[in-house]
RNA sequence: CACAUUCCGUCGGGGUGCCUUUGCUACGGCUUUGGCUGAGAGAUAGUGUCUAUCAACCCGGUGAACCUGAUCCGAUUAGUAUCGGCGUAGGGAACGGAUAAGAUCACACG
Numbered sequence: 001c002a003c004a005u006u007c008c009g010u011c012g013g014g015g016u017g018c019c020u021u022u023g024c025u026a027c028g029g030c031u032u033u034g035g036c037u038g039a040g041a042g043a044u045a046g047u048g049u050c051u052a053u054c055a056a057c058c059c060g061g062u063g064a065a066c067c068u069g070a071u072c073c074g075a076u077u078a079g080u081a082u083c084g085g086c087g088u089a090g091g092g093a094a095c096g097g098a099u100a101a102g103a104u105c106a107c108a109c110g
Base pairs, nucleotide, nucleotide: 001102006098007097008096009095010094011060012059013058014057017036018035019034023030024029042054043053044052045051046050066091067090068089072085073084074083075082
């Protein structure tokens, strides 16, 4: 001098699935039992195949949090789940402050 992959503050973004069991059904669905993976699959309300608020969790441009592609392709499975591919694909939400490593310059010594 300067900025972090770190810390603090505030703001914002996102997902909330899949299978199975009980009962009902106007066969659209509701309710209920248990399980799977994960950081997270929760609560309440409503004009309901979804929406809103809150909580927790994750993520905010070095952006795979998350969405599209996509009930895609391969594996596996009870599975539209999970893992990998796709993916140097296309989208996608931030500002401020502080402080390291580090860099440069000057001087001294070797």